[in-house]
A computed fold for a 78-nucleotide RNA, annotated as c-di-GMP-I riboswitch aptamer. The sequence was found by an Rfam model in a public genome assembly. The coordinates come from a structure-prediction model, not an experiment, and the mean pLDDT is 79.
């Protein structure tokens, strides 16, 4: 370096729910708590997808990476 994630380890992340704060809202942060995750680590900058606000329709704006992407990484087998 490629390619894979069965067995192992060293850790690592945290869904609903609860509590308080922000947001019209969809969500978010913080602590608490574990559904799960091999990228559930970064990235709403590129392109899709889905959500929300808005409207006769829309333009336009936000949110979502735990929906697909995109970069980059741990340990193992081969």
């Nucleotide at each position: 370096c490629a390619u894979u994630g069965a067995a192992a380890a060293a850790g690592g992340c945290a869904a609903a729910c609860c509590a308080u704060g922000c947001g019209c809202a969809a969500g978010c942060a913080u602590g608490g708590g574990a559904c799960g995750c091999a990228a559930a680590a970064c990235u709403a900058a590129a392109g899709g997808g889905c959500c929300c606000u808005g409207c006769a329709a829309a333009a336009a704006g936000g949110g979502u990476a735990g929906c697909c992407a995109g970069u980059u990484a741990c340990c193992a087998a081969u």